[in-house]
Order: sequence, then structure tokens, then C1' cells
RNA sequence: CCAGUAGGCCGGGUGACCGCUGCAUCCGCUUGCGGGGGCAGAGGAAGGUCCGAGCUCCUUCGGGCAGCGCGCUGGGUAACGCCCAGGCGGGGCGACCCGACGGAAAGUGGCACAGAAACAUACCGCCCUUCUUGAAGGGUAAGGGUGAAAUGGUGGGGUAAGAGCCCACCGGCUCAGGCGUGAGUCUGAGGCCGUCCAAACCCCGCGUGGAGCAAGGCCAAAUAGGAGGGUGCUAAGGGUGCCCGUCCCAAUCCCUCGGGUUGGCUGCUUGAGGCCUCGAGUAAUCGGGGUCCUAGAUAGAUGGUCACCGUCCUUCCUCGGAAGGAUACAGAACUCGGCCUACAGGCCUACUGGGCCC
Repeated sequence: CCAGUAGGCCGGGUGACCGCUGCAUCCGCUUGCGGGGGCAGAGGAAGGUCCGAGCUCCUUCGGGCAGCGCGCUGGGUAACGCCCAGGCGGGGCGACCCGACGGAAAGUGGCACAGAAACAUACCGCCCUUCUUGAAGGGUAAGGGUGAAAUGGUGGGGUAAGAGCCCACCGGCUCAGGCGUGAGUCUGAGGCCGUCCAAACCCCGCGUGGAGCAAGGCCAAAUAGGAGGGUGCUAAGGGUGCCCGUCCCAAUCCCUCGGGUUGGCUGCUUGAGGCCUCGAGUAAUCGGGGUCCUAGAUAGAUGGUCACCGUCCUUCCUCGGAAGGAUACAGAACUCGGCCUACAGGCCUACUGGGCCC
């Protein structure tokens, strides 16, 4: 200097004028208006609505089931399908990246076509014997062909020709020992060797009520004192997945259909909160100390105009510089922790590969 990998930050600024929302106040007139100031006012994703929770309501307590989710080990967290560290497998020269990663010997099912054969087998070929010029019988699974995949792979010995038949190395499986919390890994022994797919149904292990701020609470108001049905009051029926038991309500009850209320207040912002610092830990994160309060709208607020500047791109040019254009993705609606997706341009840190110079 070039190319990459992982992580982080910014993503417009200044001034003037006019304008908006909340909170706290001051003044005037008066009981509701007007005026003046102060402080604060959209995000890293506010998007997706994919997960998890806080919070609210519904069944008092317990048990079971379905459905759903996760699926290597250990740790973190309020929790998670998330994060961190590790193991194994795969990709990359590498820094690094990816992985729906338990079980196929519980059962069911699938592997089209091709091929002789896909839970079992011989088309071509090779060898042997017989008969005679092309057949019959036997042996074989090393060679060829088919296929995504064909009696573990490579090499040697042996054989009539071959084959784990035997041997060496490698792979799978079994056993034993060492290391490790563990997933696993290392060493040794054993010829034991048809073993794909569960991102097919399934089995196993762990977890798990439902509905959701349009939850819920209060005030005001309106209507249809609606219609039909139920069986009994010793409890039918009802009680937010289903079932059982207990418990509660229960005729002023329950079920079905229909009608009215579309208004206001609240919930509504102090939090598993932000920032700084110290300590523990490989890390995620946890603990201590200090400090700060940073939107609460309700057809839905933070904007408009002017000027200068910043950054980037293109063209021109006598180093300077000039002109023109552009300035990303995108707007809270109860709150928070994640994941996923979008993003013009710029900056920083660490690491990897290559080239050059000293």
C1' cells in the first nucleotide's frame, strides 16, 4: 500500500423569524379566558409482530391429558426459540463463519427413474468342468455398467478365479484403562463389519393455563321494564384449552337471538432504568459506590422559511480552487429483554493474507 475478517461509533451543524405538545409557575381580568417566561420533547432500528416476560382480568386448590416449544455439554438471565464459553461435524490459505447437533436394534413408512439388485441380489465380465463351435452346469462379487447411495476403503499376500480369506494402515462397532464437571478425547485390544432418511410419522428427555392496554378501573349517559327456551331450587346449569375431584355462584340463575352505550377521566410513565467508576469472572454477566430523571400524544405534538457551513459525487482547473448535484433507512402510542429485516456516506479498534522498503 492492496484485499479481507470480527466488533464499535456518527449519520448533519450554527444563527434569525414564525409555529406545536407536556410539566412547573407569574401577571391581568374574573371563574373561565388572555398574556409572559423556565425546563423537557421520536430510534438504532421506533420497522416485522417472530419469541420471552412485567402488568391486568378470568377457577379456590390439586391431579391428568392434548396441543405447542426446545433438543450436544456447561454457564448467564426475570425468562426465552436469546447470549457466552466449549465439544463434534462442515466451509475457508487464514483471521473467522455455518450447523432443526437426542434415538434408525420399540414400531410404521420412504429411497422415484435407472439398475441384476436399494433390508437383498448377479446384466456384462473372470475362473473351472462337460459337450462341441456355441451352449449347459458350478464358483465368484476383486473389474465394468446403472445410480444420490451397491457385502467398509487403499495397498499387499493368497486363490482355479476371487472375497476380511489373511496382513498393514484408515473408518465404523464393542470392551478396558487414562484425562475432563460434562459433551467428548487419547491409548490399547478384538476381523465383530448390509445399517441411508426422523427438516417422515414416531419414541425419549425437559418446559408450558387462557385472553390481552382495544387488558382493566371509575364517572356520566342511553335503550327494548325486549323475545324465546331450560329444568328445578336436596342444585339442572355456569365458573377464559380439555377432563376429573374439591370449592364458589345459583332461579334476581343459565342458554340462544336482538337492542342501547362509539362520551369523559384513569391505566400513561421511577424502570429486571440510564451514565461514570471499582471489584470478580476467559466471557455472557454479577456485586459495590456515585450521579441523573431523559416524550406521554388521542385523527394523534417536536415543524416551516431564509442564510451560512459540514460530508459525498461529477466536471473543469496554474499548486490554491471554482461550478453543479446529492445528503441514508425511517416516526413512540403500556413497558422492557431478544431475534430478524432496512440503511447514501464517514470514522475508530483488533486480527488475517499478499506486495514493497528499511